The RNA shown here (Lysine riboswitch aptamer) has 172 nucleotides and comes from uncultured Acetatifactor sp. The organism belongs to Acetatifactor, within Bacteria. RNAcentral holds the sequence, with entries from MGnify. Its Rfam family is "Lysine riboswitch aptamer". Rfam's curators write: Riboswitches are metabolite binding domains within certain messenger RNAs that serve as precision sensors for their corresponding targets. Allosteric rearrangement of mRNA structure is mediated by ligand binding, and this results in modulation of gene expression. This family includes riboswitches that sense lysine in a number of genes involved in lysine metabolism, including lysC. Model confidence (mean pLDDT): 79 of 100.
RNA sequence: UGAUAGAGGUUGCAUUUUUUAUCAGUAGCUCUUUGGAUGCGGCAGGCGCAGAUGAAGAAGAGGGAAAGGGAAAAAUGCCGAAAGGGUGGAUCUCCUGAGGGUCCAGGCCUUGGGCACGAGGUUAAGAGUCGCGUGACUGUCAUCCGUGAAAACGGAUGGGGCGCUAUCGGGU
Numbered sequence: 001u002g003a004u005a006g007a008g009g010u011u012g013c014a015u016u017u018u019u020u021a022u023c024a025g026u027a028g029c030u031c032u033u034u035g036g037a038u039g040c041g042g043c044a045g046g047c048g049c050a051g052a053u054g055a056a057g058a059a060g061a062g063g064g065a066a067a068g069g070g071a072a073a074a075a076u077g078c079c080g081a082a083a084g085g086g087u088g089g090a091u092c093u094c095c096u097g098a099g100g101g102u103c104c105a106g107g108c109c110u111u112g113g114g115c116a117c118g119a120g121g122u123u124a125a126g127a128g129u130c131g132c133g134u135g136a137c138u139g140u141c142a143u144c145c146g147u148g149a150a151a152a153c154g155g156a157u158g159g160g161g162c163g164c165u166a167u168c169g170g171g172u
Stems, first nucleotide, its partner, number of pairs: 001169006009079001012078009029062006038050004043097004082111004087105006112138002115135004120130003140159008
């Protein structure tokens, strides 16, 4: 320096399927009373639709979801697994625009890993998740100290995954 293969954890990471709690007695819908002119198509403009044969709002009754996110189990793919940011493309809405969602691309940037706490974003949410800060833990390597014949073990400090370990090859 190139290739191949591995390790971190039983709460490593991600995806899919099934079941299930929540979402929620919520939203849409129907009826009655009230109300008395606006309301709806996520936002703005346009263009439409509904409305004195009664809009919005309020109260009552009937009936009543779903998606996203969570938990458990199983399966699959893996160890930059993956996550976030940002760039480009495609796509989603009646049209345009802003914004947002989803997918793809490329290792462009950051993060070794999980956890806890704090204040925030997202969300129906005390869940989850995202980034930031702090903390100990863990894994690995380096240096120092101690034990040991050695392998190694323990402690302290520090670094980061473009790292670490093993094997094979090339060069010096």